[in-house]
Molecule: transfer RNA
Organism: Candidatus Poribacteria bacterium
This record gives sequence, C1' cells and structure tokens, in this order.
RNA sequence: GUGCCUGUAGCUCAGUUGGAUAGAGCGUCAGCCUCCGAAGUUGAAGGUCGGGCGUUCGAGUUGCCCCAGGCACG
Repeated sequence: GUGCCUGUAGCUCAGUUGGAUAGAGCGUCAGCCUCCGAAGUUGAAGGUCGGGCGUUCGAGUUGCCCCAGGCACG
C1' cells in the first nucleotide's frame, strides 16, 4: 500500500427482512434480609450504537469517507 473482519452501558456481548421505548449477564449504587458482612432478593443509575455526510417516511442495521484495533497478502 491492497483486501477482509471488528467497534453498541464501566467490562463481556445480543440485536431477526430497516419499523413502536436500544437490551442481557457481570459490575456499581440503594432497599429488604443479617449482630455485621457474604450469599439471596427487589429496584435504580449508566448509551451522541467509533466520528461525519448521504439514502429512506423511518438507520445499531444500508452507501461513501475518516478514525482505532485485528488478520491475510505485498
């Protein structure tokens, strides 16, 4: 340099043929429980879906460019 893959919550990930409010587990915080803690249980907070511009009535999902990481080739 060329091609391909990945990027969604603090971490690991799901998200169907483009459609209603973007979810799960772990973690964090709070309540219950306990003499206290752990475990258990209930609840809450936490997201410009890597960035930008397009397509569309509508984009996490589609097109182009860029950024970061990985793999292959040279």